Predicted 3D model of a 266-nucleotide RNA (Bacterial large signal recognition particle RNA). Rfam family: Bacterial large signal recognition particle RNA. The family's RNA type in Rfam is non-coding RNA gene. The model forms 90% of the base pairs in the Rfam consensus.

RNA sequence: CCAUACCAGCCGGGGAGUCAGCGGUGCCCUGUACCUGCAAUCCGCUAUAGCGGGGGUGGUAUCCGUUACUGAGGGCUUUGUUUGUGUGGUCUGUGACGUACUUUUCUGUGUUGAGAAGCGGGUCUUGCGCAAUCAGAAUCCGUGAACCAUGUCAGGUGGGGAACCAAGCAGCAUUAAGCGGAGUUUCCGAUGUGUUGCAAGGGUGCCUGUUUUGAGCAGAGGGUGCGUUAACGCGCGCAGGCAAUGUUCGAGGUUUCGGUGUAUGG
Numbered sequence: 001c002c003a004u005a006c007c008a009g010c011c012g013g014g015g016a017g018u019c020a021g022c023g024g025u026g027c028c029c030u031g032u033a034c035c036u037g038c039a040a041u042c043c044g045c046u047a048u049a050g051c052g053g054g055g056g057u058g059g060u061a062u063c064c065g066u067u068a069c070u071g072a073g074g075g076c077u078u079u080g081u082u083u084g085u086g087u088g089g090u091c092u093g094u095g096a097c098g099u100a101c102u103u104u105u106c107u108g109u110g111u112u113g114a115g116a117a118g119c120g121g122g123u124c125u126u127g128c129g130c131a132a133u134c135a136g137a138a139u140c141c142g143u144g145a146a147c148c149a150u151g152u153c154a155g156g157u158g159g160g161g162a163a164c165c166a167a168g169c170a171g172c173a174u175u176a177a178g179c180g181g182a183g184u185u186u187c188c189g190a191u192g193u194g195u196u197g198c199a200a201g202g203g204u205g206c207c208u209g210u211u212u213u214g215a216g217c218a219g220a221g222g223g224u225g226c227g228u229u230a231a232c233g234c235g236c237g238c239a240g241g242c243a244a245u246g247u248u249c250g251a252g253g254u255u256u257c258g259g260u261g262u263a264u265g266g
Stems, first nucleotide, its partner, number of pairs: 001266006009057003012030004020046005034054005063259003068254003073249004078244011091233001093232002095229008104221006115213009124201005129195003132191003136187003139182005149174004157166003
């Protein structure tokens, strides 16, 4: 140096969390690097730190270490920003509300009488009266009875010698019951009509007349004070998102260098 066999090693790693600690199942990040039993109310170990079973590769710069660079991702602190939530009025910073004052501004009105006070009345409610309206009745006009209303009764009928008499249909007229119309007058009844009238009640509001007094009154805005509220802002706390600094752990990649078993045979 070569061959054969065995064996070491390797067949992923990391973060947070849990734990006395170390791993694992589970979660997350990388990445593709065997299978399987156990396992979060956990499973198994003890600093040599998963316990078992099976399989592959196998001394290879692919295995084990080391140097430098880069670096996914995660944790923690601080700061800034933002969202949500709770809280503070001993925060008056913004706003809103109420109230008082005003020597402030504007507008309207006022000696043709503001405002105040007194008296009265109306509007209001109820009742009566009256009118209106509606309905009815009377009244007036018209119409209106084949026969069982009246008057007159042609024709015709009956009586009579005749003169004449009688009953009486149709027609006509006047009417009863009824029907229709009118709306001058009278009577009766009613009401979500009205007030020229009377009485009682009522007194919030509005209007009006008169008497006394004699200059303001009303509205809007501004200012000031006091109080309330907590919508906005501000402060504090909690829970998240994003960003930055610092720190910590850190897969993977690149790079530098080193190490690299036993046996047999040649």

Overview:
The sequence was found by an Rfam model in a public genome assembly. Model confidence (mean pLDDT): 75 of 100.